Molecule: SAH (S-adenosyl-L-homocysteine) riboswitch aptamer
Organism: uncultured Burkholderiales bacterium
RNA sequence: CACCGAGGAGCGCUGCGAGGCGCCGCUGUGCGCGGCCCCUAGGCUCGGCUGACAACCGCGCUCAUCUGAU
Numbered sequence: 001c002a003c004c005g006a007g008g009a010g011c012g013c014u015g016c017g018a019g020g021c022g023c024c025g026c027u028g029u030g031c032g033c034g035g036c037c038c039c040u041a042g043g044c045u046c047g048g049c050u051g052a053c054a055a056c057c058g059c060g061c062u063c064a065u066c067u068g069a070u
Base pairs, nucleotide, nucleotide: 003048004047005046006045007044008063009062010061011060012059013058016043017040019038020037022036023035024034025033026032
């Protein structure tokens, strides 16, 4: 890095990064650069034989569940 699994469920917001068999421009034509638009916060964390218990890095709200106190 890829793959797989798990982390209760929703609603709203932002639009950095990634992406677009979208458009336009630049260009040394490169797997390049830039602009606009669209999309976008399981994009985070943990694990990789099983069991029990977890933890957790966008913001706000609601419900559920668990623990403690009253």